[in-house]
RNA sequence: ACGAACGCUGGCGGCGUACUUAACACAUGCAAGUCGAACGAGAAAAGAAGCUUCGGCUUCCUAGUAUAGUGGCGAACGGGUGCGUAACACGUAAGUAAUCUACCCCCGAACUCUGGGAUAACCCUCCGAAAGGGGAGCUAAGACUAGAUAGGGUCCCUGAGGCUUAAGUCGCGGGGGGAAAACGGGCCUCUGAUAUAAGCUCGUGGCUUAAGAUGAGCUUGCGGCCCAUUAGCUUGUUGGUGGGGUAACGGCCUACCAAGGCAACGAUGGAUAGCUGGUCUGAGAGGAUGAUCAGCCACACUGGCACUGAGACACGGGCCAGACUCCUACGGGAGGCAGCAGUGGGGAAUUUUGCGCAAUGGGCGAAAGCCUGACGCAGUAACGCCGCGUGGAGGAUGAAGGCCUUUGGGUUGUAAACUCCUGCCAGGGGGAAAGAUGCUCUUGGGGUGAAUAUCCCUAAGGGCAGGACGGUACCCCCAAAGGAAGCCCCGGCUAAUUCCGUGCCAGCAGCCGCGGUAAUACGGAAGGGGCAAGCGUUGUUCGGAAUCAUUGGGCGUAAAGGGCGCGUAGGCGGUUUCGUAUGUCUGCUGUGAAAGCGUACGGCUCAACCGUGCAGAGUCAGUGGAAACUGCGAGACUUGAGGCUGGGAGGGGCUGGUGGAAUUCCCUGUGUAGCGGUGAAAUGCGUAGAUAUAGGGGAGAACACUCGUGGCGAAGGCGGCCAGCUGGACCAGACCUGACGCUGAGGCGCGAUAGCGUGGGGAGCAAACAGGAUUAGAUACCCUGGUAGUCCACGCCGUAAACGAUGGGCACUAGGUGUCGGCGGUCUUCAUCCCGUCGGUGCCGGCGCUAACGCAGUAAGUGCCCCGCCUGGGGAGUACGGUCGCAAGGCUGAAACUCAAAGGAAUUGACGGGGGCCCGCACAAGCGGUGGAGCAUGUGGUUUAAUUCGACGCAACGCGCAGAACCUUACCUGGCUUUGACAUGCACCGGACCGGUGGUGAAAGCCAUCCUCUCUUCGGAGCCAGUGCACAGGUGCUGCAUGGCUGUCGUCAGCUCGUGUCGUGAGAUGUUGGGUUAAGUCCCGCAACGAGCGCAACCCUCGCCCUCUGUUGCUACCGGGUCAUGCCGGGCACUCUGGGGGGACUGCCCGUGUUAAACCGGAGGAAGGUGGGGAUGACGUCAAGUCCUCGUGCCCCUUACGUCUAGGGCUUCAAACGUGCCACAAUGGCCGGUACAAACCGUUGCAAACUCGCGAGGGUGAGCUAAUCCCAAAAACCUGGCCCCAGUUCGGAUUGUAGGCUGCAACUCGCCUACAUGAAGCUGGAAUCGCUAGUAAUCGCGGAUCAGCAGGCCGCGGUGAUACAUCCCGGCGUUGUACACACCCCC
Repeated sequence: ACGAACGCUGGCGGCGUACUUAACACAUGCAAGUCGAACGAGAAAAGAAGCUUCGGCUUCCUAGUAUAGUGGCGAACGGGUGCGUAACACGUAAGUAAUCUACCCCCGAACUCUGGGAUAACCCUCCGAAAGGGGAGCUAAGACUAGAUAGGGUCCCUGAGGCUUAAGUCGCGGGGGGAAAACGGGCCUCUGAUAUAAGCUCGUGGCUUAAGAUGAGCUUGCGGCCCAUUAGCUUGUUGGUGGGGUAACGGCCUACCAAGGCAACGAUGGAUAGCUGGUCUGAGAGGAUGAUCAGCCACACUGGCACUGAGACACGGGCCAGACUCCUACGGGAGGCAGCAGUGGGGAAUUUUGCGCAAUGGGCGAAAGCCUGACGCAGUAACGCCGCGUGGAGGAUGAAGGCCUUUGGGUUGUAAACUCCUGCCAGGGGGAAAGAUGCUCUUGGGGUGAAUAUCCCUAAGGGCAGGACGGUACCCCCAAAGGAAGCCCCGGCUAAUUCCGUGCCAGCAGCCGCGGUAAUACGGAAGGGGCAAGCGUUGUUCGGAAUCAUUGGGCGUAAAGGGCGCGUAGGCGGUUUCGUAUGUCUGCUGUGAAAGCGUACGGCUCAACCGUGCAGAGUCAGUGGAAACUGCGAGACUUGAGGCUGGGAGGGGCUGGUGGAAUUCCCUGUGUAGCGGUGAAAUGCGUAGAUAUAGGGGAGAACACUCGUGGCGAAGGCGGCCAGCUGGACCAGACCUGACGCUGAGGCGCGAUAGCGUGGGGAGCAAACAGGAUUAGAUACCCUGGUAGUCCACGCCGUAAACGAUGGGCACUAGGUGUCGGCGGUCUUCAUCCCGUCGGUGCCGGCGCUAACGCAGUAAGUGCCCCGCCUGGGGAGUACGGUCGCAAGGCUGAAACUCAAAGGAAUUGACGGGGGCCCGCACAAGCGGUGGAGCAUGUGGUUUAAUUCGACGCAACGCGCAGAACCUUACCUGGCUUUGACAUGCACCGGACCGGUGGUGAAAGCCAUCCUCUCUUCGGAGCCAGUGCACAGGUGCUGCAUGGCUGUCGUCAGCUCGUGUCGUGAGAUGUUGGGUUAAGUCCCGCAACGAGCGCAACCCUCGCCCUCUGUUGCUACCGGGUCAUGCCGGGCACUCUGGGGGGACUGCCCGUGUUAAACCGGAGGAAGGUGGGGAUGACGUCAAGUCCUCGUGCCCCUUACGUCUAGGGCUUCAAACGUGCCACAAUGGCCGGUACAAACCGUUGCAAACUCGCGAGGGUGAGCUAAUCCCAAAAACCUGGCCCCAGUUCGGAUUGUAGGCUGCAACUCGCCUACAUGAAGCUGGAAUCGCUAGUAAUCGCGGAUCAGCAGGCCGCGGUGAUACAUCCCGGCGUUGUACACACCCCC
């Protein structure tokens, strides 16, 4: 944008539009007739008059009417449709000297004479169901026909002339052929006459002819569709001659002759299609389209044919054939809506069987008039365009209601109500157009004429007939806000947001994508946005799409350069002169219909719509001009191209010959047990003598070193040496030709390897094949063999990552540096170097180009010319067809279907059974464990009324729990309770609170009962209980809605920012590099310069010293005392306590290193290179953990999922896992003796001493609120003794008995003691953990929690070992990537 359709909705008007499908079939009505002024015939009904036998008859009128017929004109227009048609069908411009044209026009010309014979109608008759037809008889004409006449003209024959040259035409002559129709009105001037005409006159018509106009036929140039997987087509075909035919040229037709004609500039065939003006879109160029309106064409049930006619091969004519429908008496007939309405059918879908000829137009007629589904109107449809309305102004308590809410409010919203107005549309009443002229009469004027007839023209006046629309437009009045708003959307694109419901369901969706419990995306609601009598959806077209690129694209890697050359057609082409005028430019002329579009103005109230003028529009035609460029013709030139002379280089090609090394085979000798092969082996070869070694002989193939980003060739490709034949390039000279050039569709040739055919050859190698290994398998990789083949000749094949993934040619555009071939210069004398130049071949790099990578005088730069090729991925280089091939197969080369991508380059990460550097108990070295046993503890599982819940690789599992008998406790069972165990507020009522008693009960609770207030402004207030209301409460859900906190990578050395710079951008740089470090630590360098979070340091602690402090600590010295002891008085020196300070900084020395940072070694020092330990955890990752610490959104429960209570459970136990403890023993166990800590704790507490008990423990209780007293014994160790390798004097589980302690209470279910019992276990499979120094290991001590309970946890000290290179993990560069929820990937 639309001829639209569908969904929801729908007030009015104007103007338009309306079967896009079945050119499917059609009932019914209408759509083409008219003329009596061409002709013959000629009613009836009604009415009137007369007659009547009342049955009727006659006359007049009807009426020369109706009607059919002859004849004329029309019916070829108008109206419909788009089947066919790829064509001179259409458009445009020409031609017709190759033609026709009815009606019309001309103040052009000339005629219209004399005859004849028929035939419809009608009447009679016959056939037929009908449609219709046959026969006989009568009749007219402007019907038909014979003759006469011929000015001009025409046709045929013919003469000379002009003009032009397809060969005719123009005018002038001669001969021959060829016409006609009358009708109507009036008159007596002429003629004839009694009338009146055959006369005159006027009009209409007829004939011949010239011209015009109009319409048509034919011909031609140019223009506009697809398929080459249609490449050859053609026999009336192409041309000629004769003849025929037509209005007319022509193979249009025919006979004969010739053999042509068309085609890559696309013939032929196939598919599709009416063409155009225009329409839609677009900036344009284009693309799509061809409804309505207009021009042309074609068609009229399908196919064919002619007749009539000026015109038809004829929509409502004819004939034949066919299909279909209808009628029939079965013999035979009738019909054609793609005219207007209408019906069925098809379809997503397209209207009334309306009114009228009033207007416009058409046919006939002299006219009146008749006909006209053309047309004018009305009806249906929001189908489209345009206009109007659904009210306007005021109106805040911002009403109610709805929705949302942070509960304050916000919004709907001046919206409504209400007040005051207005009156478009619809409604009622009244008025009321334009659209309309024609005919006739009278009078006047003019023309014709003999005429005052008639006829024609004209003016004025009168008369008559007059509108389908329609009482419509329009105007006035009345009444009344009264009757008139919807649809889509609200995640982004894209204007517009919230709530509820739903819970990957239901659904949405144009693309991206939404929905898995807070959905602005689904559905509803509220609000908002857009458009509006419409709004959305679907379909189609153009645009955006520079996404077929003429304007205006590309081909190194994204799709795309043909494998390479030679060359045909074609395209393109150097310098110069003259000419020409093809292209080109320009003036004028013609045409390019109208409508439309544009523009100016105008008419409907505006607009849509309509009118008038102008403009615009062609690759058009004609004509005049210009001559730069292009083409063409003629001439010249030398620089492009080629030739000639002289040189040198080369794995260029072909043929023949020839050489040595190696391999293998054969022969002979020597020699003996292996050889060979592999990661390791085996198959294989070898005592019949291999391998090894020496000599000799044969065969085939390939040519080591030289060998080089060296050479040659168009590419494929080419490598020993020699000879012959042969192609090309290069250099120097500047003698010749004179544009001879470039490219190249088709075509032709060449073309690695493999493969095919025939014949040779065959040493080595080696598909297939066999065997041995490997392996889960191994139709592979490895090994031992081995055939085609590899080689030669001849012939096919024709492919490749045939690659520089880069077609060829020419020109131009900074440099640097190699190398190959030639030449020149200089210096030398023949070496070489240096300078220059031409050609080839490389590297680096600037401009420029490029998406980037990169290319960069060997372009992927800048231009010109030519060729090939591309247009999303897959399907697929497949199928079919064609063609080539012996075959294999090659070349050409789709579609259906399917996907929302496929792809390029680069970036950041991540990853790699890639590489480099480095680090860490990461491995290794080592010590000790775990995994086996028993027990403890946690977990899974199982069980259960419940075994509450959470945590799940590292980073869940002695974890939350620093301590479940009740409590805890969240779970289960039972018993209660409901404003609640707890908070705040309100109302009513009662009373202080507190406290006590009784009953019942397992308790909670329930029931009953006793005692009892303060303040006051007298209103009440405080406190408590009861009742009621708000609310409390929830360890109920969601850690994937969250805050906070935590784990982990990881105490790893990293993570970033600002500015600048680079890059189109992502991003890079900094942060990379060279060193160095524990460290992104530091130094140097550097398009970076700085900065931040991390590292380090600052903090705590341990280690040395100093100082201060000296009690509760210490005790050298003095004194006192004791069996002894800092026990006491002095003392504060030492130790120590805990405050402060010092000390260590690579500061010093040597060496290494870049004169650096730093490292190595050393000195000094208590300590040395961060001195040990701790605290400290960057940006982030894991939707890691936690709603059961706490806070918190949403959801859920509310006499229960809340609260209280008793008991039970969390403590189950077949087997499984983690973490531990104790062991298995002699480095040990037991008994005795005897040393040495640190750190901490203690008043509802630690408790000495004494005492009782074998012991756990009990009694009593000094001291201590702690450097004072206590727990407290440290243990391993040391020492003496026993045990003597055993299930033991190891080991202690389990069980029994008797006890102790705590506690309301140890049954389920605590700890400890004594006696007795004395299990497994003799060092632990695969596997696996920790640890590098005061560490591991080992030994004990303390603390938190706690009434009690520690093998766990957190601390403390004692004794005190062993160790140099990289797979696993981590860090930094680098590289590859098809990964990016990122290798647990992808496929």